[in-house]
């Protein structure tokens, strides 16, 4: 050194999560990373703690080691960004409402005369007066008395020798109060009556004859402008939360590099 047959070793690791704490079953990351079988209000342990029960395969380097380089990826803090959320401001931006203006567009009127300006009228107010309307009276008309109303009063009754006389029921006629009717003409009254007259008064604002006057006037549909409101957006502040970047701090998977390695046989 070389052959053969064992063995210890190995068949992943690590991060965050749980827990007094370590392994696992869970989630990420690395990676060629053996099987089955239970495991979260779990499973198996105690700091010599890096799993438990059963099976396999490899097997002295492809394995173990490492104050060593590079480092995947996680955790944690500090800052910067962007997002999304609650809360308060913010009416100076930008939306939306509400008013006013009347530049500018548009439409409508205007030289068959616009704005204005003076005179008078009307709207308005007080009175009256006439009309309407209603309401009652009045006239008219029916109708309207057992006896307490009239006229004529048959029969009957009374008064008289007669002749003649009275009073007088019924009926007919009439009528009074009272009822209805009718009411256009007549009187009175009355007021949320009026395309009406008269009189006075008022006229700020309208609408309007006449005259002067000699071109603007009107509308608020659109743009503009101005005021006043509204936290819908935008903006400022603070709170939270997600991602993402950079620095540190820490744990690190893999790879590089070094470094050392068991027995027993035979050559």
């Nucleotide at each position: 050194c070389c052959a053969u047959g064992c063995u210890a070793a190995g068949c992943g690791g690590g991060g965050a999560g749980u827990c007094a704490g370590c392994g696992g079953u869970u989630c990420c990351c690395u990676u060629a990373a053996c099987c089955c079988g239970a495991a979260a209000u779990c499973c198996g342990c105690u700091c010599u703690a890096c799993g438990c029960g059963g099976g396999g395969c490899c097997g002295a380097a492809g394995a173990u080691c490492g104050u060593u380089c590079u480092g995947c990826g996680g955790u944690u803090a500090a800052c910067g960004g962007a997002g999304g959320u609650a809360a308060g401001g913010c009416a100076c931006g930008g939306g939306c409402u509400u008013u006013c203006u009347a530049c500018g567009a548009a439409a409508a009127c205007g030289u068959u005369g616009a704005a204005g300006a003076u005179c008078g009228g009307g709207u308005c107010c007080u009175g009256u007066g006439c009309g309407a309307c209603g309401a009652a009276a009045a006239a008219c008309c029916a109708c309207g008395a057992a006896c307490c109303u009239g006229g004529u009063c048959a029969g009957g009754u009374c008064c008289g020798a007669a002749a003649g006389g009275a009073a007088g029921c019924a009926g007919c006629c009439a009528u009074a109060a009272a009822u209805g009717g009718c009411c256009a003409a007549u009187u009175u009254c009355g007021g949320g009556c009026g395309a009406c007259g008269c009189a006075g008064g008022g006229u700020a604002g309208c609408c309007u004859u006449a005259u002067c006057g000699g071109a603007g006037u009107u509308u608020a549909u659109c743009g503009g402008g101005a005021a006043a409101g509204u936290a819908c957006c935008a903006c400022c502040u603070u709170g939270u939360u997600u991602c993402c970047g950079u620095u540190g701090a820490u744990c690190a998977a893999a790879g590089g590099c070094g470094a050392a390695u068991g027995c027993a046989u035979g050559g």

The prediction has a mean pLDDT of 76. This is a predicted structure of a 267-nucleotide RNA (Bacterial large signal recognition particle RNA) from a Thermotogota bacterium. Lineage of the source: Bacteria > Thermotogati > Thermotogota.